[in-house]
RNA sequence: GUCGGUGCCACAGCGCCUGACCCCUGUCGCACACUCGCGGCGGGGGUGACGAGGGAGGGGAACUCGAAAGUUUUCGGCGGGUGACCCUAGGCCCAGUUCCGGGCCUGCACCGGCCCCGGCUCCCGCCGGGGUCAAGGCGGCUCACAAACCCGGAGGUAACUCCGGCCCAGAAGGCCGUCCAGGAACGCU
Numbered sequence: 001g002u003c004g005g006u007g008c009c010a011c012a013g014c015g016c017c018u019g020a021c022c023c024c025u026g027u028c029g030c031a032c033a034c035u036c037g038c039g040g041c042g043g044g045g046g047u048g049a050c051g052a053g054g055g056a057g058g059g060g061a062a063c064u065c066g067a068a069a070g071u072u073u074u075c076g077g078c079g080g081g082u083g084a085c086c087c088u089a090g091g092c093c094c095a096g097u098u099c100c101g102g103g104c105c106u107g108c109a110c111c112g113g114c115c116c117c118g119g120c121u122c123c124c125g126c127c128g129g130g131g132u133c134a135a136g137g138c139g140g141c142u143c144a145c146a147a148a149c150c151c152g153g154a155g156g157u158a159a160c161u162c163c164g165g166c167c168c169a170g171a172a173g174g175c176c177g178u179c180c181a182g183g184a185a186c187g188c189u
Stems, first nucleotide, its partner, number of pairs: 002113007009055001014079004019075001020047011050066003056088004067074003089106006096186005114131007136179007150165006
């Protein structure tokens, strides 16, 4: 004993809806000066976790991060699900070898720079193959211009939906620095 970029697949706070709530409407009843309203039975429609994050295979189970609300959650239910956990497969690290132990990595394709190996060439250079990922702690930088809310516009009788704009995140991850890494046997110095 490599760095950067582009694209793609995988729906995954993603999908669905008979409860619930909301809107429109028909009808019956109650109330009422009128309008409005309440209830029963129907018809139609709407809402249904706000984004960020994630990937070997299998399994159970159902997340991580913040935002919003407020004490517990995104009404309730069903389906599904990349985190974390366990097992398995192939690898990496713990400064020689072996065994044990611990920790860690894993989607696909293409392009370019650099390096290594092989071949060709007088030279310039060309062709082919290969070089990904992989302890942990701490600190710094980055990731980080989020979305909903709100405002404006469009559609709809409406509930509400879509589009555009604006305010405000954190984690994972990455880079740099720093600290720092098992046990036994053998071998070497």